[in-house]
Molecule: transfer RNA
Organism: Nitrospirota bacterium
RNA sequence: GCGAGUGUAGCUCAAUGGUUAGAGCACUGGUCUGUGGCACCAGGGGCUGGGGGUUCAAUUCCCCUCACUCGCCCCA
Repeated sequence: GCGAGUGUAGCUCAAUGGUUAGAGCACUGGUCUGUGGCACCAGGGGCUGGGGGUUCAAUUCCCCUCACUCGCCCCA
C1' cells in the first nucleotide's frame, strides 16, 4: 500500500429500521451473618468510536474518517 473484520455500560456480549438501547459479571446501598463470603432485594452507570447522508423514524442501510485485529504485497 491492497483486501476483510471489529468498535454498544468498567469488562464480556445482545438488540439487523419502529415507544424511552438491554443481559451477565463488576460497582453502590440494604436484608442476612460475630466479621467476610454466599444468597436475596433495590439502585447507579450509555453522545451505540467521530462526522455526514437516506428515511416519518438509524445501534441497524450508505459514504468519509479514526483506532484495533487478521491476511496479502513492496522496501529495508